[in-house]
Context: one part of a larger RNA
Order: sequence, then C1' cells, then structure tokens
RNA sequence: CUGGGCUUAAAGGGUGCGUAGGCGGCGGCUUAAGUAGGAUGUGAAAUCUCCCGGCUCAACCGGGGAACUGCGUUCUAAACUGGGUUGCUUGAGUAAGAUAGAGGUGUGCGGAACUUCCGGUGGAGCGGUGAAAAUGUGUUGAUAUCGGAAGGAACGCCAGUAGCGAAAGCGGCACACUGGGUCUUAACUGACGCUGAGGCACGAAAGCCAGGGGAGCAAACGGGAUUAGAUACCCCGGUAGUCCUGGCUGUAAACGAUGAGCACUAGUUGGGAGGGGACUUGUCCCAUCCCGCCGAAGCUAACGCAUUAAGUAUCCCGCCUGGGGAGUACGGCCGCAAGGCUAAAACUC
Repeated sequence: CUGGGCUUAAAGGGUGCGUAGGCGGCGGCUUAAGUAGGAUGUGAAAUCUCCCGGCUCAACCGGGGAACUGCGUUCUAAACUGGGUUGCUUGAGUAAGAUAGAGGUGUGCGGAACUUCCGGUGGAGCGGUGAAAAUGUGUUGAUAUCGGAAGGAACGCCAGUAGCGAAAGCGGCACACUGGGUCUUAACUGACGCUGAGGCACGAAAGCCAGGGGAGCAAACGGGAUUAGAUACCCCGGUAGUCCUGGCUGUAAACGAUGAGCACUAGUUGGGAGGGGACUUGUCCCAUCCCGCCGAAGCUAACGCAUUAAGUAUCCCGCCUGGGGAGUACGGCCGCAAGGCUAAAACUC
C1' cells in the first nucleotide's frame, strides 16, 4: 500500500452537536491546477529484454537495438474533477396557518394504599409456610374494626401490538417557562448540503462526596427453617441504599446484538398524525410523516431480511483479522475512591 468483512460466526462507537478533513444538485461563461494528446530535453553505466558475435557448449563476455512505465519544458484539447464568475430551484433552510404527544425544567395541589402515633369497641390470639414449622408479636390488650393525626414514596382504572424523545429515557392533576416533529400553502433565501478524526455535551442502575429526608422495600448483617452441609433458595427482623438538593462517576445484553445521509427496487393488511378530492355525509379514493404484521424479486451459511432491507448503488465515520493469556500487565490520561479510557507480549492450544 492492499483484500475480505461487521443481526446471530471476530467486528457498529451508548447517543447527539460539531472542528479539521473527505464527499457534494441543475444550467451559462471562463480558466487550465488535475486530466488527455503531440513535440522536445533528460532518464549515467551495469542489470532486465531482443538480435548478432567470442571462449568446443553453457555460465560468462563483447557489439547493437528496445526498454528504463519517471521528471522538466513547450504546444494543443476542454468532456470530466478543481478554481473564478453569473444564474436556477428540485436538496437544505426560513415564513404563515394548523396540529398530535408520559418530550424537558420548575412550582403548587390531589386521592387510594402503607407505616407509625393518639382515642373508641373488643378480648385471645395474630403472623408466617409447603396451608409444615419456628424465630417474631400479643392480657403492659395485639390481630380485627371505627374515628383522628403525622410522614414518605409511588401514581390504580384510562393504558393500547398506542404516543413522545438523539440516546439514556418519559405515565395522577393544574399552571408557568421551554425543545423537537408532522401537515397545508409554495411567499422568502438560493446549494447555505451530507458525514465527521480530535473536541464538547448528554448519558439507566449501582457506586462516591456534602447537606437533608426516610413510609414501604431492602444488599450487608442477626435470627428461624431446610439440608449431609446451606456462608443460598423459604420465613421473622434489618442498615447502607432506594427519595430531594448540589457535585462526581461515565459504565450496561447502553440491543433492532443491525452507524449516519441520499437515491432507486412488486404488493397485501393493521395502528397513530394532520391534509386534499368525490359523492349518496359516512363511506370510498389520493398524496405525506411515524409505528407494526405478512410477503415478490433480490440477498443470506442458514435462520431469516425484504420501501423502517440484511436488496441495488453512492458518500463519510467507527470497528474486525484464530482460541486462551486479556479487555489483563506496563506506560499515559481521567477519577475522592471504586474504577474508567487507551492497550500489548512471553507462553500455550
């Protein structure tokens, strides 16, 4: 420098924004850097190669040609790439009108349940299980039931194969602030685009720091069972934690195990959003966006995928290269720590 790959065999970065870079719509004019052709100079000799010749042949050697795929100069061409310039509207964006939604942040409010406390009734059990038991709890009155008070967390039904979000994720109600999407119009800008090494931001749970909070649940821990044992599964308790505020961590089977954009390639059917048309006004048809199922061609090792591609192409990024050693050691960077990121080798099969 290059090949083949990345749903499940090794392999898509957790997700986004974006720098450099790479790539880039439809025309006109121009330039001539890339590109193409001609001419010319150079490309030492040897080597390689072709022909001829010399050692008896060959190796070897001598002579001549070609080649040396390169570079410079110059002339020419202008399709393509690039540069300059001028237009265009279909890509992209803006605007106006409409619209769905657990999208985000903050504040306030609500009911059910639960636990604790207080009071009434009541009087022997309750609880727990495998309907076995024990630990536990109860005459200092439990469980049950009624009334009251306090507290924290989560929001039943609606609820859906539903919706929203870049992903993580988002579910009681109201208000305030706020992000994105879709549809219609085709008014405006006129390629303003795509991707994106570094970088920056977001990022479940657990964990960490400080301050609060603590109802239920519950690692650790204690006890009771089970068992040969039982550092478990089951039972009674129970602390971190789970919750809030501020900061850190930066990882997951962060999964569709499927990177992003754009274009193209049979259909059937269902759900969500708004729009247009026809008429018999509640049905049908049409175009668009999103979410599913099934299937043609095609693809695939097969399973399967199949307009939401794993098909056909293009462009950019990331990643893989036998198993173990090992996502480890060492070094570096980050972190309070836990640890994270980057990342080998010996050896071995």